């Protein structure tokens, strides 16, 4: 210093231009004498910023950050 990958809840990941779902975790029930296990529920998420579109998590730009190549 160069191209190039990825960037969604607390982690692990799906998704696709029409507002996101899973699994573990968590938080309240029910269950128990209590604790686990099991069940109903609930909360929490699209790196940041413009651009394009009626409408962006997607498309694009530009910037940030991990990765891994190259020198």
């Nucleotide at each position: 210093g160069g191209g190039g990958u990825u960037g969604u809840g607390g982690c692990u990941u799906a998704g696709u231009g029409g507002u996101a779902g899973a699994g573990c975790a968590c938080u309240c029930g029910c269950c128990u004498a209590g604790c686990a296990c099991g069940u109903g529920a609930g909360a929490g998420g699209c790196c940041u910023g413009g651009g394009u579109u009626c409408a962006a998590u997607c498309c694009u730009c530009a910037g940030c950050a991990c990765c891994a190549c190259c020198u």

This is a predicted structure of a 71-nucleotide RNA (transfer RNA) from Ictidomys tridecemlineatus. The sequence is in RNAcentral, with records from Rfam. Its mean pLDDT, the model's own confidence on a scale to 100, is 82. Rfam family: tRNA. Rfam links the family to the GO term triplet codon-amino acid adaptor activity.